A computed fold for a 349-nucleotide part of an RNA from an uncultured bacterium, annotated as small-subunit ribosomal RNA, central domain. It matches the Rfam family "Bacterial small subunit ribosomal RNA". Its family is annotated with ribosome and structural constituent of ribosome in the Gene Ontology. The prediction has a mean pLDDT of 91.
Context: one part of a larger RNA
RNA sequence: CUGGGUGUAAAGGGAGCGUAGGCGGCGCGUUCAGUCUGAUGUGAAAACCCGAGGCUCAACCACGGGAGUGCAUUGGAAACUGGCGGGCUGGAGUGCCGGAGAGGUAAGCGGAAUUCCUAGUGUAGCGGUGAAAUGCGUAGAUAUUAGGAGGAACACCAGUGGCGAAGGCGGCCUACUGGACGGCAACUGACGCUGAGGCACGAAAGCGUGGGGAGCAAACAGGAUUAGAUACCCUGGUAGUCCACGCCGUAAACGAAGAAUACCAGGGGUCGGGCGCCACGGGCGCCCGGUGCCGCAGCAAACGCAGUAAGUAUUCCACCUGGGGAGUACGGUCGCAAGAAAGAAACUC
Numbered sequence: 001c002u003g004g005g006u007g008u009a010a011a012g013g014g015a016g017c018g019u020a021g022g023c024g025g026c027g028c029g030u031u032c033a034g035u036c037u038g039a040u041g042u043g044a045a046a047a048c049c050c051g052a053g054g055c056u057c058a059a060c061c062a063c064g065g066g067a068g069u070g071c072a073u074u075g076g077a078a079a080c081u082g083g084c085g086g087g088c089u090g091g092a093g094u095g096c097c098g099g100a101g102a103g104g105u106a107a108g109c110g111g112a113a114u115u116c117c118u119a120g121u122g123u124a125g126c127g128g129u130g131a132a133a134u135g136c137g138u139a140g141a142u143a144u145u146a147g148g149a150g151g152a153a154c155a156c157c158a159g160u161g162g163c164g165a166a167g168g169c170g171g172c173c174u175a176c177u178g179g180a181c182g183g184c185a186a187c188u189g190a191c192g193c194u195g196a197g198g199c200a201c202g203a204a205a206g207c208g209u210g211g212g213g214a215g216c217a218a219a220c221a222g223g224a225u226u227a228g229a230u231a232c233c234c235u236g237g238u239a240g241u242c243c244a245c246g247c248c249g250u251a252a253a254c255g256a257a258g259a260a261u262a263c264c265a266g267g268g269g270u271c272g273g274g275c276g277c278c279a280c281g282g283g284c285g286c287c288c289g290g291u292g293c294c295g296c297a298g299c300a301a302a303c304g305c306a307g308u309a310a311g312u313a314u315u316c317c318a319c320c321u322g323g324g325g326a327g328u329a330c331g332g333u334c335g336c337a338a339g340a341a342a343g344a345a346a347c348u349c
Base pairs, nucleotide, nucleotide: 003321004320005319006318007303008302012317014201016199017198021194022193023192025088026087028085029084030083031082033081034080035077036076037075038074039073040072041071042070048066049065050064051063053061054060091191092188093187094186095184096183097182098181103177104176105175106174108172109171110154115149116148117147118146119145120144121143125136126135162169163168206247207246208245209244210243211242215241216240220236221235222234223233258316259315260314261313262312263311266294267293269291270290271289272288273287274286275285276284277283298305299304322349323348324347333340334339
């Protein structure tokens, strides 16, 4: 390389949009580039294969034939692929009607709670633990009442419930805005799928500048524990956590499962929408889309998966190829840095 693979053995890119490229629905006509077929030329000799010879045989040598899977020219075929022309509506999209949703961005508002401040009541403790101590408190704490300040997060509802491509999204209201779904079949007429590069998105932590800072809390300090205790427990506590703008670009970014399409037993639950029937009890049946469970065939090393496939197939992308060395070194790229991406070898088992 081929082959075989990628839920858990090595292996799916964190996720999207999309360029090139690859692949692509149903008729008709045409073309003949691919494809198939005939002919001609070429495909040096030696070598190779077959035949029959020469050295006593063989190796070796000589002769004849074949082959030389290829290329070029030329004559045909027209199913398939491609090109061109002209159609179709099932894929895809548009339109109209409708309801669902923590989808996004911005602004405003609300209540509970913690902390702090002021004032009242009140007095000797509070707090904390396995037990304690550090700590707080007669300069009046804890508890309790009233008022105020400020920041952050939104109990119940809440659900293997919903929305989003993923990350993720949860108090209420308003504005702007994306997507999906159901119904109707009016319109376009293959406009599709995938997607190397590329572009934009991307939890937490971290970084830059400026704000903010209630609670929590790396670091740090103290108290305990212990042989020690740079920990686990306790009292404090700074970055940070929050906001704006700009970076970073990672993760057990997980369903450890790339995207798309078609096909292949059933059962019961739930969310959104629709249709039909009824002895109207909101009951029964059916359809589409989502989300979980069980289960057949099939698959699988097993575990398990099983119409949300890990089944049966097709298309495209990504990735794997023994363990360690090592996601390291070097060079270059990106970054303010931290570092990221890309990524070896010697050696060794």